Formats: sequence, structure tokens, C1' cells
RNA sequence: AUCUUAUCCAGAGAGGUGGAGGGACUGGCCCUUUGAUACCUCAGCAACAGGCAUCUUUUGCACUGUGCUAAUUCCAGAAGCGUAACGCUUGAAGAUAAGAA
Repeated sequence: AUCUUAUCCAGAGAGGUGGAGGGACUGGCCCUUUGAUACCUCAGCAACAGGCAUCUUUUGCACUGUGCUAAUUCCAGAAGCGUAACGCUUGAAGAUAAGAA
């Protein structure tokens, strides 16, 4: 890098280093020198897998492995439906987890 399954309208930030871009891609719209992205420390959220407890196989804990802590995956992208702007459904793409080869 590939494939399968599940989830993605909830939730959760402070400090330090550093100094210009970032939000996957494209368009839009945003964030950002009142310091972005990134990295480190501490804190937190969640509960996918393992573990433990419970046992109505459901619920709980948050110990381990991950993940996450601007905006619904920020919105749209392809198809369809209802309409006047717009809305809805399914999908694609992406992210995460578990598994496969």
C1' cells in the first nucleotide's frame, strides 16, 4: 500500500518550544503573529479491542493497546427525491478501531 466489518449531528485544553502557514484533496467558508501546523509536558474525553467485575450477554470500571480534545468528517463534490432560495436520502472520498491476506 490492499481487502472486510463497524462508527463518524455527542464529548473533551492548559502550559512550554518554535515562528508561518493550517483545516486530507478540489471549490467554498473558516482558523491563524491576540502565534497557526508541528513537537513536548500535564490534564481531559470516549469506550473500538484486550483485561476485570456483573451476569438480564447486558451493564459497569477506565488497568492495557489505540484514538481524539475549533467549526456535524466545517459544508459541498456522485446519484436520486421534494421545492423558489433550500431541504432530505443513499453513495463516493476521508478518519478511527478490529480483523484478513